[in-house]
C1' cells in the first nucleotide's frame, strides 16, 4: 500500500437486495404462582441503527467520504 467483509437496546443477531411504524432470542424490572428459590406465565423499560454529508415526500435501507474490528494479498 491493494481487496473482502462485519458495525443495529445491555449480549447475540434479522430487517438492507425490492426505501415507508425498528422487531427476534437472551438478559433486566414488576406482578402473579411457590414456604423459599427455580422453572412458567402476564405486563413493562431500553436503541433512532459507527460518524459526517448527499438524493429522496421520506434513509438502518440508495450514493459519497471518513472511523474502528476481522480476514486475505503484497
Nucleotide at each position: 500500500c491493494g481487496g473482502a467483509g462485519c458495525g443495529u437496546g445491555g449480549c447475540g443477531c434479522a430487517g438492507c437486495u425490492u426505501g415507508g411504524u425498528a422487531g427476534c432470542g437472551c438478559g433486566c424490572a414488576u406482578c402473579g404462582u411457590u414456604c423459599g428459590g427455580g422453572a412458567c406465565g402476564a405486563u413493562g423499560a431500553g436503541g433512532u441503527c459507527g460518524c459526517c454529508g448527499g438524493u429522496u415526500c421520506a434513509a438502518a435501507u440508495c450514493c459519497g467520504g471518513c472511523c474502528g474490528c476481522u480476514c486475505c494479498g503484497a

The RNA shown here (transfer RNA) has 74 nucleotides and comes from a Candidatus Saccharimonadota bacterium. It matches the Rfam family "tRNA". The family's RNA type in Rfam is transfer RNA. From the family's description: Transfer RNA (tRNA) molecules are approximately 80 nucleotides in length.